[in-house]
Small-subunit ribosomal RNA from Proboscia alata, 1527 nucleotides, folded computationally. The prediction has a mean pLDDT of 84. Its Rfam family is "Bacterial small subunit ribosomal RNA". Gene Ontology terms of the family: ribosome and structural constituent of ribosome. The RNAcentral record of the sequence draws on ENA.
RNA sequence: UUGAAGAGUUUGAUCAUGGCUCAGAUUGAACGCUGGCGGCAGGCCUAACACAUGCAAGUCGAGCGGAAACGAUGGUAGCUUGCUACCAGGCGUCGAGCGGCGGACGGGUGAGUAACGCGUGAGAAUCUACCCAUGAGUGGGGGACAACCCGGGGAAACUCGGGCUAAUACCGCAUACGCCCUACGGGGUAAAGCAGGGGACCUUCGGGCCUUGCGCUGAUGGAUGAGCUCGCGUCGGAUUAGCUUGUUGGUGAGGUAAAGGCUCACCAAGGCGACGAUCCGUAGCUGGUCUGAGAGGAUGAUCAGCCACACCGGGACUGAGACACGGCCCGGACUCCUACGGGAGGCAGCAGUGGGGAAUCUUGGACAAUGGGGGCAACCCUGAUCCAGCAAUGCCGCGUGUGUGAAGAAGGCCUUCGGGUUGUAAAGCACUUUCAGCAGGGAGGAAGGCUUACUCUUAAUACGGGUGAGUACUUGACGUUACCUGCAGAAGAAGCACCGGCUAAUUUCGUGCCAGCAGCCGCGGUAAUACGAAAGGUGCAAGCGUUAAUCGGAAUUACUGGGCGUAAAGCGCGCGUAGGCGGUGUGUUAAGUCGGAUGUGAAAGCCCAGGGCUCAACCUUGGAACUGCAUUCAAAACUGCCAGGCUAGAGUACGGUAGAGGGGGGUAGAAUUCCACGUGUAGCGGUGAAAUGCGUAGAGAUCGGAAGGAACACCAGUGGCGAAGGCGGCCUCCUGGACUGACACUGACGCUGAGGUGCGAAAGCGUGGGGAGCAAACAGGAUUAGAUACCCUGGUAGUCCACACCGUAAACGAUGAGAGCUAGUUGUCUGCAGGCAUGCCUGUAGGUGACGCAGCUAACGCAUUAAGCUCUCCGCCUGGGGAGUACGGCCGCAAGGUUAAAACUCAAAGAAAUUGACGGGGGCCCGCACAAGCGGUGGAGCAUGUGGUUUAAUUCGAAGCAACGCGCAGAACCUUACCUACGCUUGACAUGCCUGGCUAUAUACAGAGAUGUAUAGUUCCUUCGGGACCAGUGCACAGGUGCUGCAUGGCUGUCGUCAGCUCGUGUCGUGAGAUGUUGGGUUAAGUCCCGCAACGAGCGCAACCCUUGUUUUUAGUUGCCAUUUAUGGAACUCUAAAAAGACUGCCGGUUAUAAACCGGAGGAAGGCGGGGAUGACGUCAAGUCAGCAUGCCCCUUACACCCUGGGCUACACACGUGCUACAUUGGGCGAGACAAUGAGACGCAAAUCUGUGAAGACUAGCUAACCUAUAAACUCGUUCUAAGUUCGGAUUGCAGGCUGCAACUCGCCUGCAUGAAGGUGGAAUCGCUAGUAAUCGCUGGUCAGCUACACAGCGGUGAAUCCGUUCCCGGGCCUUGUACACACCGCCCGUCACACCAUGGAAGCCGGUUAUACCCGAAGUCGUUACUCUAACCUUUUUGGAGGAGAACGCCUAAGGUAGAAUUAGUGACUGGGGUGAAGUCGUAACAAGGUAACCGUACUGGAAGGUGCGGUUGGAUCACCUCCUU
Repeated sequence: UUGAAGAGUUUGAUCAUGGCUCAGAUUGAACGCUGGCGGCAGGCCUAACACAUGCAAGUCGAGCGGAAACGAUGGUAGCUUGCUACCAGGCGUCGAGCGGCGGACGGGUGAGUAACGCGUGAGAAUCUACCCAUGAGUGGGGGACAACCCGGGGAAACUCGGGCUAAUACCGCAUACGCCCUACGGGGUAAAGCAGGGGACCUUCGGGCCUUGCGCUGAUGGAUGAGCUCGCGUCGGAUUAGCUUGUUGGUGAGGUAAAGGCUCACCAAGGCGACGAUCCGUAGCUGGUCUGAGAGGAUGAUCAGCCACACCGGGACUGAGACACGGCCCGGACUCCUACGGGAGGCAGCAGUGGGGAAUCUUGGACAAUGGGGGCAACCCUGAUCCAGCAAUGCCGCGUGUGUGAAGAAGGCCUUCGGGUUGUAAAGCACUUUCAGCAGGGAGGAAGGCUUACUCUUAAUACGGGUGAGUACUUGACGUUACCUGCAGAAGAAGCACCGGCUAAUUUCGUGCCAGCAGCCGCGGUAAUACGAAAGGUGCAAGCGUUAAUCGGAAUUACUGGGCGUAAAGCGCGCGUAGGCGGUGUGUUAAGUCGGAUGUGAAAGCCCAGGGCUCAACCUUGGAACUGCAUUCAAAACUGCCAGGCUAGAGUACGGUAGAGGGGGGUAGAAUUCCACGUGUAGCGGUGAAAUGCGUAGAGAUCGGAAGGAACACCAGUGGCGAAGGCGGCCUCCUGGACUGACACUGACGCUGAGGUGCGAAAGCGUGGGGAGCAAACAGGAUUAGAUACCCUGGUAGUCCACACCGUAAACGAUGAGAGCUAGUUGUCUGCAGGCAUGCCUGUAGGUGACGCAGCUAACGCAUUAAGCUCUCCGCCUGGGGAGUACGGCCGCAAGGUUAAAACUCAAAGAAAUUGACGGGGGCCCGCACAAGCGGUGGAGCAUGUGGUUUAAUUCGAAGCAACGCGCAGAACCUUACCUACGCUUGACAUGCCUGGCUAUAUACAGAGAUGUAUAGUUCCUUCGGGACCAGUGCACAGGUGCUGCAUGGCUGUCGUCAGCUCGUGUCGUGAGAUGUUGGGUUAAGUCCCGCAACGAGCGCAACCCUUGUUUUUAGUUGCCAUUUAUGGAACUCUAAAAAGACUGCCGGUUAUAAACCGGAGGAAGGCGGGGAUGACGUCAAGUCAGCAUGCCCCUUACACCCUGGGCUACACACGUGCUACAUUGGGCGAGACAAUGAGACGCAAAUCUGUGAAGACUAGCUAACCUAUAAACUCGUUCUAAGUUCGGAUUGCAGGCUGCAACUCGCCUGCAUGAAGGUGGAAUCGCUAGUAAUCGCUGGUCAGCUACACAGCGGUGAAUCCGUUCCCGGGCCUUGUACACACCGCCCGUCACACCAUGGAAGCCGGUUAUACCCGAAGUCGUUACUCUAACCUUUUUGGAGGAGAACGCCUAAGGUAGAAUUAGUGACUGGGGUGAAGUCGUAACAAGGUAACCGUACUGGAAGGUGCGGUUGGAUCACCUCCUU
């Protein structure tokens, strides 16, 4: 220190869990499209891959000997008026060389490194060139070596020998303030000069000497830099658990600048590790950067600090500093040169090249500035640096114009055709000129240096410091700079993505599960706001999108800040180690803790406040901050350490108590089986039903006897005990724990518990016993499509015992252990105490149950036995699948257990609860649903419809119930939609425009007809404009029974005339939802009553409507009655209007009451009197585009229209619906009786006549209560007499009638003849509860006629049965389970087959890494030897010493080699399982009681799901019982 947002997606819906996805910010980015300017910044993240070329570290002549090159000057010569050569190191200068300083900085990179490497804070045993300060010196000698000269070798690189020479090069000597060593006596140890100036003095005239400056030597201190040590921090893996022999320590020595096993000798046996050693993988670390509210997470480009590296590996040299990027030596790989003998090289410096890659720049300018090296300085060098170039890579700023302008232009797009929109946008008019362009002007970045004057210092005019002056060099890469002014002209400057939801923004066309889109959900199968295009819109803007990556959202690893009964998650249970945590009071201490101070926490960055670029980015100044570490002081409450106390935790002793607690031994009875007898005879057994099996060789049954094994009925109880697993007859021995009562003792001794260790059901394994019953496997019998099952008969392991293993279960309360606190009520077990009414009450402690408050929970639920409120410790979880699997380790005899991944794949998987639906779940109830009956269908013939087949066509539709005598209330033509053939094209039909005046009609010819040709003929009205009508050809258009009923309207079917379906307010629930609507009764009914957190209401029910049954009143014609042919009557029938009547109203009973029900009276009718119309919310994408209407699509000389003939009537067959029958309850004949609804003028038709008849002829009546029609069954009489008939009438022949243009395909009727099947119908199935079924006839619609036996109506005759709701079907309500919600026609499991993907195993094959053992061993340091060589110094002058160089040897050692290992990557014939796929195959295991409840462990077994045995669980439905609780 101003700081915190969510959304989509599992479901029919809900809540919670949980994953996936999105919106934000960011980047050293890349890619796509596009691109005006400027400022600032950044720019190989990959191959630490290889590098051509140039440059990147030199400098000093004021250290030295010198003079190769250049220049100036002088001289000489040639020779000419200025060139050449030579001479002069005398001058400016300077190549090479000796020497000094610097090449250890600066610059690059991140390979290695998990480390004192880095960060932070400390420390002691160190060095430090140049720099600063102090104080002391700088005397005097010597010998060489380069360069150079001469000579040799080599292709080259380079090198060898001889000779000369200088120094700030090298070496002695002297001196020693100091320094170092010391045995405290002493000993050892330096140096170099150069340049400027000069008064006195001296001089060999060079100088000495003095002075100043720069150097030099030794020393001390400082500063700076560096080395070393320590505390703390610093990635992942335990499927890496043990590592270590110089290892750990000591003594001594060596070594280093320096402590130290750093090295060596000896001694000891240590050291590290669960607080993670060792090993493996990965990685430079930090300040910081990105993100985030923060805590965190990710990261370590640019800038800055540290480290490491410089082709790979090793090594030392020099030096103050290196084990050295542009140094050296050696080994290796690679490249280059070569005369083949040998050599050379190292861009991870700046540019640049190739390569790799998605990807990252110029072989630029300058030392002007800043800084560095050298130098006294001038100056030189500097790819550090400052600038410029390239690319939108990023951040920031600016611009692409401004104002006005409606005829709302044109064009585009859409449209409901009216218009809307693009849109003030454009054009037009009036302005402006940033930026870019052109021209001109023009800062700052520059400080210095040089010369000179004065002044201080000085002996001094040196030097140094200061103040002026002069510019004599005028010092700028950038640079045509920034900036300013002028000129011209809107002139040169806008794109990208998106528009279904999340998420701001929509329409049209194209496409048709195709093409495609997609971040998630998902879109596309002919009306796509989701694909593609266009128009419009939205967002950002010189950029915009995409991809990749990080953080966020994600409280989705939870420290802040999560969880574990059922969602993922409590170890099966104890004991106990380490660890963690720990009662009460006092004192000490000060580790934790808290406060102050000090040091540090680099700079930059972030933040704040100023300032500078016109602003901003950017830069700059100051502050704050850096939450850290260390030191120190103070405090003492809490935690800790220490000391000594306490008793409430814990434990011990004492007295009691209950118990299937454990282990050993013994023993009783019942039952099963078996054995041997007796009695006894034909079956037994078993099941849903059977069979296998046993039995006449005597079973089963029964009596007594004997044997053997296993288990312990009743008691027995949500009773007891145990840590869990578990434990049950009785007696006895040994033994563990718990509880309780009094309170004596100890004095925190406690809790938890990673590892560890013990126990641990059943199954299983080993050895040895045992074996009655039961019983995996197995066998047989059934069942079944099959049945490796369920059922039955047998039956082996096993079950039992002993010993030894295994170590798992739904080992469950799916609930870890311990402690404290927080309402109650009521059972039960075991103690104790008190009271009395002595079998009860009260209290208390421990266990075990039920209900319930607060609280908690997603809900269900839990609730003093917590899942509440707190504390301590342990275990475990982080989406589903893959998978508790693979590999590895450990354990096991095995089976297997334990620990435990990844690739890949999905957008879910899962919990609880809700509403439905469903159940081979339950309860209640209803219905001609069953049952009880009556009659049918299914068998025959025929009719009719359908399927199928056939056909040129057999038009189309309807398809379980709810298609099939259905659309069709009537196909010979027509209908007609189909087929064949022939025609027509503004059309058979409608409207409009144009032209004309004809048309109609009649006749003839051709033709199958449509049609064509010819002849005759020439309209009506008028307000005179025209109109009607008709014709013509051209355009708009007509037309379509063409498609889509899954684009629709309307109508209809069905559940179902079932009793249901909802709403408002309130209440309950987080919510979906519930309540109401459930419950107790009752009803035909959600009908009514009562109760009730509900109170009301709506659509349905009922009623209102029609009809029928009774009566009354009114009215009487065509009806009725009377007499009679013209009148009368209103009693009856009837007609048609108005009323009455029925309401559980009355009585009794039942129901607690009510509602209601039962019975009765009265009544024509009684409990809805009978019948009809009336069909809630909805379901079935139910039916219909062919009844009609209609969107879209399709056809337009045809898919339209006209017409002829044909077809819809076909026919091996199958089904539905009917008619007629099979006969005597009948058939034939004769006689006789009784209806109602309806129909009739293109009609119904009497009577009469003809005909056997259909019918015909003729003609009354009737526009209808008037006229027209024999009702039949029935009754009476007669005949037939059980037969394919006097039943039955199909089929066929002949002859007729009727309709019609027409009766062949293809009509109906009549007569004569013919006389088929059929003798009551299998499985199965339909209708009907009263004026019903059955049976009998009559009428109508359609219609010329008819296929009608159909359909719609009408009346006549007129039954049987309903015990009842167990069952079948359908429905309603309540409840229950559910993995279903497209809702059981659901969901869903496994094998097999095919395709693809990743992965395990695998004979092996091929690499990497590591350690070990041995061999070999370069360069090099160190050591040894004393073989060779050797200027200075010493010396006894020598074949000397010291010192140096080389050589040889030794130790160590890089690379290399060999061997056997370990580990890891890749690959591998074949093989194992896994995942994903369109509508494959086999079964149906699970979800409902899923049809054998499911699941867990284990064993056996089977194509597969699976089955069975043993033990366990409820996460099982249903019924009953028991127990308990509530009311």